The RNA shown here (transfer RNA) has 72 nucleotides and comes from a Nitrososphaerales archaeon. NCBI's taxonomy places the organism under Archaea, Thermoproteati, Nitrososphaerota, Nitrososphaeria, Nitrososphaerales. RNAcentral holds the sequence, with entries from ENA. The prediction has a mean pLDDT of 82. Rfam family: tRNA. By type it is a transfer RNA. Rfam links the family to the GO term triplet codon-amino acid adaptor activity.
[in-house]
RNA sequence: GCUGACGUGGCUCAAUGGUUGAGCACCGCCUUGCCAAGGCGGAGGUUGCGGGUUCGAGCCCCGUCGUCAGCU
Numbered sequence: 001g002c003u004g005a006c007g008u009g010g011c012u013c014a015a016u017g018g019u020u021g022a023g024c025a026c027c028g029c030c031u032u033g034c035c036a037a038g039g040c041g042g043a044g045g046u047u048g049c050g051g052g053u054u055c056g057a058g059c060c061c062c063g064u065c066g067u068c069a070g071c072u
Stems, first nucleotide, its partner, number of pairs: 001071007010024004018055001026042005048064005
């Protein structure tokens, strides 16, 4: 330099173009003499960034940045 994959709560990952969700972690409450475990509830997301298509984009298109892999 070329090609491909990936980028979504703190972490690991889901999500047919139609309300962005789960597990773990975090906070509160219940349960217990205490802790752990368990139960109930809560907070937390410009879906890397910028643009385009569309009534509607995490998803499709273009550019760009980053990570990884392959080729040279």